[in-house]
Molecule: THF (Tetrahydrofolate) riboswitch aptamer
């Protein structure tokens, strides 16, 4: 020095439970700003992701007790949070580690 491989945040489906809207928030989508995170180490994007402040769009309800205020089942909602599982995974740059000759 050369081949090969590992392992992070975090992302997708699927799943346990607990909840929240259904009087329409949240989720999706988009524009500005700001900030954060990115295999052990440094560096980092036009890529993620969160926080704000906008913009466009948009979703379901039913039955039953009560009949003031509610409760309860079934549904709904690209609902939030958690568990397990699988599956993909450092943008991208030096360097390191494990392994072969």
């Nucleotide at each position: 020095g050369g081949c090969a491989g590992a392992g992070u945040a975090g992302g997708a489906a699927a799943u346990u439970u607990c909840g929240g809207g259904u009087u329409a928030a949240g989720u999706g989508c988009u524009u500005c700003a700001c900030a954060a995170a990115c295999g052990g180490g440094g560096a980092g994007u036009u890529g993620u992701u969160g926080u704000g402040a906008g913009g466009a769009c948009g979703a379901a309800a039913a039955c039953g007790c009560g009949c003031u205020c509610g409760c309860g089942u079934u549904g709904c909602c690209g609902u939030g949070a958690u568990u397990u599982u699988u599956c993909c995974g450092c943008a991208u740059c030096c360097c390191g580690c494990u392994g072969c000759g």